This is a predicted structure of a 187-nucleotide RNA (Lysine riboswitch aptamer) from a Thermoanaerobacterales bacterium. The organism belongs to Thermoanaerobacterales, within Bacteria. It matches the Rfam family "Lysine riboswitch aptamer". Rfam links the family to the GO term lysine biosynthetic process. About the family: Riboswitches are metabolite binding domains within certain messenger RNAs that serve as precision sensors for their corresponding targets. Allosteric rearrangement of mRNA structure is mediated by ligand binding, and this results in modulation of gene expression. This family includes riboswitches that sense lysine in a number of genes involved in lysine metabolism, including lysC. The coordinates come from a structure-prediction model, not an experiment, and the mean pLDDT is 78. The sequence was found by an Rfam model in a public genome assembly.

């Protein structure tokens, strides 16, 4: 001065990831639900039970009046970040009206995914053509490796080598990549 291995710190990818909000907006919806009147006459409610409601007329139906909310979405603000995070399976705890189931939340283990976009299919949640999930595909993008071409610089034997940049092609994965740095080897 290189190089190998094990760490540490700081960073990059971009419509980048996630979270919070008595924020604002649209939608949900003139819907659920409640009241009045008429028709009607036995079940209704639940995924299933129990409970509850119902001939003092429920479910349903017509008219009139009143009239929401949640989850999800968009914008904005703030916060945490770059396996950010998500997801599949399994487990533990917990919430949801009494139980089972279902659904939600947190944590743990294993596996997969570099990233976002679009399309198709499937099923679930959902008011939804929104959004999310899985599988596959399309091009794009970042990174590293290899190959090819061009340009610049350096070395020197003026013709080769090395380095950097650009373009194109192929391939890999985030336990990656870049920079600096510590320790231990090695040339």
């Nucleotide at each position: 001065a290189g190089u190998u291995g094990a760490g540490g710190u700081a960073g990059a990818g971009g419509c980048g990831c996630g979270g919070u909000g008595a924020a604002u907006c649209a939608a949900g919806a003139g819907u659920a639900u409640c009241c009045u009147u008429g028709c009607g006459g036995a079940g209704g409610c639940u995924g299933g039970a129990a409970a509850c409601c119902g001939a003092u007329a429920a479910u349903g139906u017509a008219a009139g009046g009143a009239a929401a909310a949640a989850g999800g979405g968009a914008u904005c603000a703030c916060c945490g970040c770059c396996g950010a995070a998500g997801u599949a399976c399994g487990g533990u705890u917990u919430u949801u009206a009494u139980c089972c189931g279902g659904a939600g939340a947190a944590c743990c283990g294993u596996g997969c995914u570099g990233g976002g976009a679009c399309c198709a299919u499937a099923g679930c949640c959902g008011a939804a053509c929104a959004g999310g999930u899985a599988u596959g595909g399309u091009a794009c993008u970042g990174u590293c490796a290899c190959c090819a071409a061009a340009a610049a610089a350096a070395u020197c034997c003026c013709g080769a080598u090395u380095u950097u940049u650009u373009u194109g092609g192929u391939g890999g994965a985030g336990c990656g990549c870049u920079a600096c740095u510590u320790c231990a080897g090695u040339u």